[in-house]
């Protein structure tokens, strides 16, 4: 000096099921990071999430609850190196 990673900023992507309560992302139970929260997760080293799938096996009150499927196919990015010490400034007491 260059590249990568970590991390950060901004931007973007994504899911919200199941059982009960008369219906209702209104309340409660179950699993989970998250089951409509300006929260949570993920951004190519991409299983966040989608297709396959009104799939298959095992459990459960029930449910992608667990495993398979999955060395299958898709899937959303730009920028900035990092650490330590000293000084200064802003802010707070």
């Nucleotide at each position: 000096c260059c590249g990568c990673c970590a991390c950060g900023a901004c931007a973007g992507g994504g899911g919200c099921g199941u059982c009960c309560g008369a219906c209702c992302g209104c309340g409660g139970g179950c699993u989970g990071a998250g089951a409509a929260g300006c929260a949570c997760c993920c951004u190519u080293a991409g299983a966040a999430c989608c297709u396959g799938a009104c799939c298959c096996a095992g459990a459960u009150c029930a449910u992608g609850c667990u495993g398979g499927c999955g060395g299958a196919g898709g899937g959303a990015g730009u920028c900035g190196c990092u650490c330590g010490c000293c000084g200064c400034c802003a802010c707070c007491c």